[in-house]
Context: one part of a larger RNA
RNA sequence: CCCUCGUUAAGGAACUCGGCAAAAUGGCUCCGUAACUUCGGAAUAAGGAGCGCCCUCUUCGGUGAUCCGCCUCGCGCGGUGAGCCACGGGGAGGGUCGCAGAGAAAUGGCCCAGGCGACUGUUUACUAAAAACACAGGUCUCUGCAAAGUCGGAAAGACGCGGUAUAGAGACUGACGCCUGCUCGGUGCCGGAAGGUUAAGGGGAGGGGUUAUCCCUUCGGGGAGAAGCUCAUAACCGAAGCCCCGGUAAACGGCGGCCGUAACUAUGACGGUCCUAAGGUAGCGAAGUUCCUUGUCGGGUAAGUUCCGACCCGCACGAAUGGCGUAACGACUUGGGCUCUGUCUCAACGAGGGACUCG
Numbered sequence: 001c002c003c004u005c006g007u008u009a010a011g012g013a014a015c016u017c018g019g020c021a022a023a024a025u026g027g028c029u030c031c032g033u034a035a036c037u038u039c040g041g042a043a044u045a046a047g048g049a050g051c052g053c054c055c056u057c058u059u060c061g062g063u064g065a066u067c068c069g070c071c072u073c074g075c076g077c078g079g080u081g082a083g084c085c086a087c088g089g090g091g092a093g094g095g096u097c098g099c100a101g102a103g104a105a106a107u108g109g110c111c112c113a114g115g116c117g118a119c120u121g122u123u124u125a126c127u128a129a130a131a132a133c134a135c136a137g138g139u140c141u142c143u144g145c146a147a148a149g150u151c152g153g154a155a156a157g158a159c160g161c162g163g164u165a166u167a168g169a170g171a172c173u174g175a176c177g178c179c180u181g182c183u184c185g186g187u188g189c190c191g192g193a194a195g196g197u198u199a200a201g202g203g204g205a206g207g208g209g210u211u212a213u214c215c216c217u218u219c220g221g222g223g224a225g226a227a228g229c230u231c232a233u234a235a236c237c238g239a240a241g242c243c244c245c246g247g248u249a250a251a252c253g254g255c256g257g258c259c260g261u262a263a264c265u266a267u268g269a270c271g272g273u274c275c276u277a278a279g280g281u282a283g284c285g286a287a288g289u290u291c292c293u294u295g296u297c298g299g300g301u302a303a304g305u306u307c308c309g310a311c312c313c314g315c316a317c318g319a320a321u322g323g324c325g326u327a328a329c330g331a332c333u334u335g336g337g338c339u340c341u342g343u344c345u346c347a348a349c350g351a352g353g354g355a356c357u358c359g
Base pairs, nucleotide, nucleotide: 001354002353003352004351005350006349007348008347010345011344014343019340027051028050029049030048031047036041038175052096053095054094055093056092057091058090059089060088061085062084063083067079068078069077070076071074097101109338110337111336112335113334114333115332116330117329121133122132137173138172139171140170141169142168143167149159150158151157176325177324178323179322181255182254183253186252187251188248189247190246191245192244195243196242197241201237202236207231208230209229210228213224214223215222216221256274257273258272259271260270283317284314295311296310297309298308299307
């Protein structure tokens, strides 16, 4: 010096990103407990008091000997209450010892105000336990049963299910309370079928190939060419889809700009204009979202980029990619307070084990 542990004057978070770590709290009985609340809770809220040992008195349960009384006389009823269980439990008073009586060990620190998630649960086996996942509850969509959906080799077969729409599957949201606005132009999905477009295929007008035959020939060849067979091109007929018509946002999504205006100023209820499918409603708001920004005001501090309450100029909140609240809950997270401490001012001593030196 390192590790584990113990103690510490005065101060008491001045440490530090942060009270990290440590200290502190701690049991039982009694008293006493606020806001808020979904009336269950919050509650061991908070905050207090008592606790050893000895003596005296007192009280309490069970069993029921004995004796007494009564009569409808019996294994009867009522009363008495010895002894035992039993050195037991409770209460009152007095005394006594120590610094200390839950004498050791073990055994919640508490409170206030925010954020997030309702909750108990689940998770990155080996850096993350969380505000992430799940969750009851809500909504939408699909599925009529050889269901939809899923596994499988385009199979057999199986799950779904020995279930049947109060069922099963998929998606989103996430207790509860109050709510969930406008937009269907785009994309998706659903419905529609008049018209447009359109594949294979059908279709073959006209044409090509082949050649029985015919014509020409400089004898090498050239040309015409029916039927049959065959090739493939044009009209035309060809579904779904797409175009088209409509619906649908708890489907994917989206939810404006400029200019002017009130008898101080400022502001702009009001007006004009352009664009749009429609221009953000309620609620919330410098937010886990705010760049400018340590915004401004108020609170808390001697002093506060954090925190709480407000304001609204929302760079760039906003309604089931849910909005705003919310009791309870949380090894979650932010700020503050009390208690308490070697975290610190500032370090010291001690115990055990190492490192190191010598043998």